[in-house]
RNA sequence: GACCCGUUAGCUCAGUUGGUAGAGCAUUUGACUUUUAAUCAAAGGGUCUGGCGUUCGAAUCGCCAACGGGUCA
Numbered sequence: 001g002a003c004c005c006g007u008u009a010g011c012u013c014a015g016u017u018g019g020u021a022g023a024g025c026a027u028u029u030g031a032c033u034u035u036u037a038a039u040c041a042a043a044g045g046g047u048c049u050g051g052c053g054u055u056c057g058a059a060u061c062g063c064c065a066a067c068g069g070g071u072c073a
């Protein structure tokens, strides 16, 4: 320098051909228990790395940039 992959909740990750974002763990509350743990139920938490564009509508498509990883030179 060229190319490829990744970036989504505190953490690990889903998200099928674009249609107003989910799971597990963790956290908080309640139930149960002599207490803790375990178990069960519920709740809170993200405008999806940033910007621009396409579209009625973008996590998803296009372009540029940032960060991380890889291949080649």
Base pairs, nucleotide, nucleotide: 001072002071003070004069005068006067007066010025011024012023013022019056027043028042029041030040031039049065050064051063052062053061